Model confidence (mean pLDDT): 81 of 100. Transfer RNA from a Bacteroidales bacterium, 72 nucleotides, folded computationally. Rfam family: tRNA. It is annotated as a transfer RNA. It was read from a public genome assembly.
RNA sequence: GCCAGUGUAGCUCAGGGGUAGAGCGCUUCCUUGGUAAGGAAGAGGUCGAGAGUUCAAUUCUCUCCACCGGCU
Numbered sequence: 001g002c003c004a005g006u007g008u009a010g011c012u013c014a015g016g017g018g019u020a021g022a023g024c025g026c027u028u029c030c031u032u033g034g035u036a037a038g039g040a041a042g043a044g045g046u047c048g049a050g051a052g053u054u055c056a057a058u059u060c061u062c063u064c065c066a067c068c069g070g071c072u
Base pairs, nucleotide, nucleotide: 001071002070003069005067006066007065010024011023012022013021018055026042027041028040029039030038048064049063050062051061052060
């Protein structure tokens, strides 16, 4: 230099046009003499950045950024 992949909650990841979820973690409560385990409720997201298409974009297109890989 060329090509491909990934970027979503604190962490690991799903979701690929109709307004975002799971597990673990965190907070509160119940249970216990007290822990652990268990149960209930809750908080936490400009979906990497910017533009375009669309009535509507996390999702499709383009550029850029970061990470990882292949080729030269």